This is a predicted structure of a 1529-nucleotide RNA (small-subunit ribosomal RNA) from an Anaerolineae bacterium. Its Rfam family is "Bacterial small subunit ribosomal RNA". Gene Ontology terms of the family: ribosome and structural constituent of ribosome.

[in-house]
RNA sequence: ACAACGAAGAGUUUGAUCCUGGCUCAGGACGAACGUUGGCGGCGUGCUUAACACAUGCAAGUCAAGGGGAAACCCCGCACUCACUUUGUGCAGGAGAUCGUGCACAAAGUGAGUGCGGGGGAGUACACUGGCGGACGGGUGAGUAACGCGUGGGUAAUCUGCCUUAAGUCGAGGGAUAACCCGCCGAAAGGCGGGCUAAUACCACAUAUAUUCUGCGAUGGCAUCAUUGCGGGAAGACAGGCGCAAUUGCGUCGGCUUAAGAUGAGCCCGCGUCCCAUUAGGUAGUUGGUAGGGUAACGGCCUACCGAGCCGACGAUGGGUAGCUGAUCUGAGAGGAUGAUCAGCCACACUGGGACUGAGAUACGGCCCAGACUCCUACGGGAGGCAGCAGUGAGGAAUAUUGCGCAAUGGGGGCAACCCUGACGCAGCAACGCCGCGUGGGUGAAGAAGCUUUUCGGAGUGUAAAGCCCUGUCAGAUGGGAAGAGAGGAUACCGGAGUGGAAAGCCGGUAUCAGGACGGUACCAUCAGAGGAAGCUCCGGCUAACUCCGUGCCAGCAGCCGCGGUAAUACGGGGGGAGCGAGCGUUGUCCGGAAUCAUUGGGCGUAAAGGGCGCGUAGGCGGUCUGGUCAGUCAGAUGUGAAAUGUCACGGCUUAACCGUGGAGUUGCAUUUGAAACUGCCGGACUUGAGAGUCGUAGGGGAUGAUGGAAUUCCUGGUGUAGCGGUGAAAUGCGUAGAUAUCAGGAAGAACACCGGUGGCGAAGGCGGUCAUCUGGGCGACAUCUGACGCUGAUGCGCGAAAGCGUGGGUAGCAAACAGGAUUAGAUACCCUGGUAGUCCACGCCGUAAACGUUGGGCACUAGGCGUCGGCCGCGCACUGGAAUCGGGGAGUCGAUUUGAGUGCGUGGUCGGUGCCGUCGCAAACGCAGUAAGUGCCCCGCCUGGGGAGUACGAUCGCAAGGUUGAAACUCAAAGGAAUUGACGGGGGCCCGCACAAGCGGUGGAGCAUGUGGUUUAAUUCGAUGCAACGCGAAGAACCUUACCGGGGCUUGACAUGCAGGUGGCGCAAUCAGAGAUGGUUGUUUCCUUCGGGACGCCUGCACAGGUGCUGCAUGGCUGUCGUCAGCUCGUGUCGUGAGAUGUUCGGUUAAGUCCGGCAACGAGCGCAACCCUUGUCCAUAGUUACCAUCAGGUGAAGCUGGGGACUCUAUGGAGACUGUUGGUGACAAACCAAAGGAAGGUGGGGAUGACGUCAAGUCCUCAUGGCCCUUACGUCCCGGGCGACACACGUGCUACAAUGGCCGGUACAGCGAGGAGCGAGCCCGCGAGGGUAAGCGAAUCUCGAAAACCGGUCUCAGUUCGGAUUGUAGUCUGCAACUCGACUGCAUGAAGCUGGAAUCGCUAGUAAUCGCAGAUCAGCACGCUGCGGUGAAUACGUUCCCGGGCCUUGUACACACCGCCCGUCACGCCAUGGGAGCCGGUAGCGCCCGAAGCCCCGCCUUAGGCGGGUCGAAGGUGAGACUGGUGA
Repeated sequence: ACAACGAAGAGUUUGAUCCUGGCUCAGGACGAACGUUGGCGGCGUGCUUAACACAUGCAAGUCAAGGGGAAACCCCGCACUCACUUUGUGCAGGAGAUCGUGCACAAAGUGAGUGCGGGGGAGUACACUGGCGGACGGGUGAGUAACGCGUGGGUAAUCUGCCUUAAGUCGAGGGAUAACCCGCCGAAAGGCGGGCUAAUACCACAUAUAUUCUGCGAUGGCAUCAUUGCGGGAAGACAGGCGCAAUUGCGUCGGCUUAAGAUGAGCCCGCGUCCCAUUAGGUAGUUGGUAGGGUAACGGCCUACCGAGCCGACGAUGGGUAGCUGAUCUGAGAGGAUGAUCAGCCACACUGGGACUGAGAUACGGCCCAGACUCCUACGGGAGGCAGCAGUGAGGAAUAUUGCGCAAUGGGGGCAACCCUGACGCAGCAACGCCGCGUGGGUGAAGAAGCUUUUCGGAGUGUAAAGCCCUGUCAGAUGGGAAGAGAGGAUACCGGAGUGGAAAGCCGGUAUCAGGACGGUACCAUCAGAGGAAGCUCCGGCUAACUCCGUGCCAGCAGCCGCGGUAAUACGGGGGGAGCGAGCGUUGUCCGGAAUCAUUGGGCGUAAAGGGCGCGUAGGCGGUCUGGUCAGUCAGAUGUGAAAUGUCACGGCUUAACCGUGGAGUUGCAUUUGAAACUGCCGGACUUGAGAGUCGUAGGGGAUGAUGGAAUUCCUGGUGUAGCGGUGAAAUGCGUAGAUAUCAGGAAGAACACCGGUGGCGAAGGCGGUCAUCUGGGCGACAUCUGACGCUGAUGCGCGAAAGCGUGGGUAGCAAACAGGAUUAGAUACCCUGGUAGUCCACGCCGUAAACGUUGGGCACUAGGCGUCGGCCGCGCACUGGAAUCGGGGAGUCGAUUUGAGUGCGUGGUCGGUGCCGUCGCAAACGCAGUAAGUGCCCCGCCUGGGGAGUACGAUCGCAAGGUUGAAACUCAAAGGAAUUGACGGGGGCCCGCACAAGCGGUGGAGCAUGUGGUUUAAUUCGAUGCAACGCGAAGAACCUUACCGGGGCUUGACAUGCAGGUGGCGCAAUCAGAGAUGGUUGUUUCCUUCGGGACGCCUGCACAGGUGCUGCAUGGCUGUCGUCAGCUCGUGUCGUGAGAUGUUCGGUUAAGUCCGGCAACGAGCGCAACCCUUGUCCAUAGUUACCAUCAGGUGAAGCUGGGGACUCUAUGGAGACUGUUGGUGACAAACCAAAGGAAGGUGGGGAUGACGUCAAGUCCUCAUGGCCCUUACGUCCCGGGCGACACACGUGCUACAAUGGCCGGUACAGCGAGGAGCGAGCCCGCGAGGGUAAGCGAAUCUCGAAAACCGGUCUCAGUUCGGAUUGUAGUCUGCAACUCGACUGCAUGAAGCUGGAAUCGCUAGUAAUCGCAGAUCAGCACGCUGCGGUGAAUACGUUCCCGGGCCUUGUACACACCGCCCGUCACGCCAUGGGAGCCGGUAGCGCCCGAAGCCCCGCCUUAGGCGGGUCGAAGGUGAGACUGGUGA
């Protein structure tokens, strides 16, 4: 100098919101494992599982300066044996030889061997005796919940080898024994006997500063006692070695005694130290005492005796789990989890027991015994213990080398040299972790190739690559090359002290020498060259990162939510991107986030959560004043809180990791000195808390006894007659044997109308006629007494509705069960008729309820307002008695005044209870709000996601039913609270609509037409499917259309555009083949030109065309529907945490969210209405093709003509209607009702016009269009067929069933419209459809054109003169063509059908009904469709009901929204769990039997010892139980 550095959330319950609440994720960590990938180095770390079993090697020895004491080998000597050589002799062999052969003997020599002796080896070595060390170091965590550990103390209750300091001392004896020798046993291990010998081995003796015991004195202490002085007694010591000198000496190591220190150890104590109460009682040496024993030492540690204690809800005992700590991980912290490596302590060493030795052990590499296991064996008997280092097997997801070295550090022994040391130092293996480095750097295109994508233009990969210029870390090669080594030692020398003097040894110094496992390592230099070095995961949200293809609820993904059913950013692959990087992911575990156990830091009205209520024990908490104390508390100091770790500073390895030095910290404990406010404790006082007293007071408070009336039922009797009763309607039931009804009398039981009331009382449960007795509590007034006596309350005790249980009574009514009748698909129900337990009483159990205010108790405080119940006080009024005074009167007595008492009413205040509203505040909201859910304090109970489950097991209570206590496996991602918007309701209110009702006419029955389903078919093309598909797309399928089927053809194509090459035609006409498309043949033969060519066409080729193929759930556009319903929204403001609300609700009113009024709203938009078209009246203008009143002409008849512009009409423009006026109602409004006027009256009639949206409504086959699919076919052309089929079912229509009619004849009157490939008059022909001819008209000019109606006649109720199907036949028209498959006509035929079941449709006025006409499409084809006019009604009381809709409100567990949601049984499969006849284990304890080793005790003997016995005692056996695990039909 520094030391204080620190706190994030997200996803998921809902249509949306807020809250509660769980689940999940992002972070960090690891002794890890797995998948995949892998260049280097440093520093660390590495059996978490079987404390399972272990082959092999090593891990504890050392000292000859304690002692005895070898051998090999060498030398010498002696003896023996053998060999060889030489010499000699003999024998054999040989023909012979002075014989290079063999054998034997003798001598000498040489060599070898054996034995003995001596010397060396050597006072050396293995072994032995003896000493010290094997109690350290190293390993492991099984056991242990304990003074085991941690922390702080005590030891006056103790020991301590080696070491240090101090004092003294080492005198003098004895007997053995191992080794060794000899013998014996044994397979071995090993043992036995005999003999010899030494010591610093063993035994005994002398001496004694001190020690110990005791007496006295002094001092001190907490008792026993300690220290010290003096006196007395007792026991108890030793060992020598070496060096030098040589004389007793010097030095050194060692021994002994004592005192002290240091170190280490023992014992004791306070505090702390996991879970289970579904473990509540435990304990006999147990607790204490006395005496003794034992120990180093206290102690029931042990024994005998005596007493009966001791521990426990502050958790004993029992069970489960676990070594503890420093610390480690995490966390802002408080905490939580962990206890590898390192360090401290403990425990253990195959399992159990035991002691010996020793300073120290009840001893990992010692001993004894028992057991299990393994090995050896000659079967008699022996040996062993890796949880030391390596290593092996096994287990397991998983964890390393049978390495090097004592060079360093440390340890043991030794005087020392030195020896030993798997401690340790190093190396090896492993990305197991942390840290560092590299795999290159610069430049390099508007940007290569490849790949991906594309809107085809491009974009991305991407400065990335290549290319060019550089660098040289790591790895590689070559060379050099440390520090770690200092101390000590050896040798030589110098100096000092030492000694009578020397020497040795000691002290100091100088010089030299030896010594490195790692390792030729770190490091340095040089060389070469970008050369050798990148992967993993992810890309839907959380969460950084997007596209293409494949797949098609498949394959698969997934931490949570969730993706995938044909356009998947979620699966798989490609491209691209994001993140981290020699790693990256996954799995597992811990902490965090989680305030999700909440001390910091949560809750309990409705989300989980207040005990059913009281009394009260322990405990917790506690009023005012005052004195003392100092336990808590606060402050200072001291000791301790090991080191390491963490942190700060500095330093060392190139950096970092790592390491070193120092500081602060270590929040604790203990001791000590102070303070005295608060808490506690001790003492004194007080009255306001609490209690008592006196006087009052209200009450369904409780218990017992007595008593009353009404009602019900039953019984008896009377009257009386056919029903009663019951229900939605009925029936069962009762009744002619007399019911019900009614009257009188009687009996019995139960409950107490009115009063009666968010009124009263009680702790709660609960309590209701009246009276009496006994009794509890509350409230008020007074302020007389006590003087904190209080509050709460675990365990406990008591009370505790209804139902239920036991015993005995009672039983009128009611009424589970039960029976019958109904209802119903069924009806074990709801309804009805009966009816037993029970309900009632007494006694005894039960102990639970939505026991609820879903709100524990106590105290205090915090705006108001209005009630009500009970006291008390004040005031006013009234009433009832009394008293006093005054006055009148003869008196009773009357009047006035005053005073006091009681009652009632009113009013004000106050105390206590009980209600409502409401400010602040609180609350998720709802709401609570002086009776708190507000603000505080104290105490108790309870909660911690949903289900499983208030279940199972256990315990306990109960006669039983059952209660109390109360889990887990498994499973889900939610379950829940409050509020919001919708939707819905066999909820409510208001209102509308041909919605019902009132009417008229239909459909459903018949025949036919048409559409659909179904079926059929080669095809019967496709679409439309409740309303809102079904005479719909289709305003018109014979071919065409046409999309379908069969067959025949074409392939740049029937159609568009462009390019390249070739060609010169194309077209027209004729003819041939063919079903035709098409093909062949013949004839004829183009335009422009700048002469290059072009236009047009054909052929070949390429781009492309083409598709009524799929997806209407990828889309645009258009359309249907709710619905012409009156609604749907927005801006600003305001309210609400928010979703949202308000506005838009409310009171009126309207066809209308139309308007008015009010209002935290004020405005606005899309809708409504109006503006538009049409129709109804009038006016003006204009009159042709329309019109014709007047005038004139004129005809068979005619606006036919002149003319007119009046009328109708036409078509332009206006007017008119606005609740404008009057009256009434209403709120002085809006508006409604009525009236007037008017052609029209309250939007006059009709049309066009369709809000926000809903239905993934309809349409890819009108059109357009994304994607997918086909390309000599899913394209295109042609012919033929089909769309027209036919057992059947449905929809929509037409025609009918007849007389309001049919038929015949006659006579009228429209409007909208249409007309040139047309309408077609007139005339002629035909019965007719029609044909022929033909005027007029591109139209107010010409043409197409009515029917019903009306008049007359006929038919006369029938399958008809109704009805017209069907069929036959003959025709007409259109058209290339009417067979499949047109329409129409004539003649003939003459079916069903006589008004239609259940059900169902349309219509409110020029409407329904009825009648015809026109048009589109169209060659032809209309019962359909779209329009038009003619004739022309009935009914609407009304809104209860059906359907649909609008507004408000309410409930909701619905929100793909009631066609919703959802419950239970059963069947089958699977998962988890309880019970279960039993079966198999485990653990701990108890009784008894047996009893090893061994300590201790006793006895005996031949006494360093032996023998015998006893108590205890491990293991074992046995018996009955306890707890617990597995398995089980």